The RNA shown here (SAM riboswitch aptamer (S box leader)) has 146 nucleotides. It matches the Rfam family "SAM riboswitch aptamer (S box leader)". Its family is annotated with regulation of gene expression in the Gene Ontology. It was read from a public genome assembly, where an Rfam model found it. Its mean pLDDT, the model's own confidence on a scale to 100, is 78.

[in-house]
RNA sequence: ACCUUAUCCAGAGAAGGUGGAGGGACUGGCCCGAUGAUACCCGGCAACCGACACGACGCUAUUUCAACGCGAGCAGCGGCUGAAACAAAAAGCGACGUGCACGGUGCUAAUUCCUGCAGAAACAAAAGUGGUCUGGAAGAUAAGGG
Numbered sequence: 001a002c003c004u005u006a007u008c009c010a011g012a013g014a015a016g017g018u019g020g021a022g023g024g025a026c027u028g029g030c031c032c033g034a035u036g037a038u039a040c041c042c043g044g045c046a047a048c049c050g051a052c053a054c055g056a057c058g059c060u061a062u063u064u065c066a067a068c069g070c071g072a073g074c075a076g077c078g079g080c081u082g083a084a085a086c087a088a089a090a091a092g093c094g095a096c097g098u099g100c101a102c103g104g105u106g107c108u109a110a111u112u113c114c115u116g117c118a119g120a121a122a123c124a125a126a127a128g129u130g131g132u133c134u135g136g137a138a139g140a141u142a143a144g145g146g
Base pairs, nucleotide, nucleotide: 002145003144004143005142006141007140008139013042016041017040018039022032023031024030026116028114029113043108044107045106048104049103050102052099053098054097055096057094058093059092060091062085063084064083065082066081068078069077070076112138117135118134119133120132
């Protein structure tokens, strides 16, 4: 490269800094931009993954000593052996929820800005046009695989 899963109508600088021409993935539109966009830095937003904290839930029974057996054995190992301790409010693990924002990303004009392919109902005499809804494609991001 590619594959899988989840999410994509919420949120984030009306006058922070650098810089100086195109930018919003692609198509067709429609927008943003010298009143300085895109980009980079700072700031901010969010909470996908990890860490941590809390909560309720589920699962898990061990430890010591002695005898015996294996063994060269005061090592080590073993079990329908015996005794003692503990027996739950502990500890460990698991998945979940809530929180946090420490680490890894991400995002920070417009719903992914709308759209593209298919279908449905309504309007219309019909062709058509425009809108609505559903699904899909493409894309973006995360996590996992490769």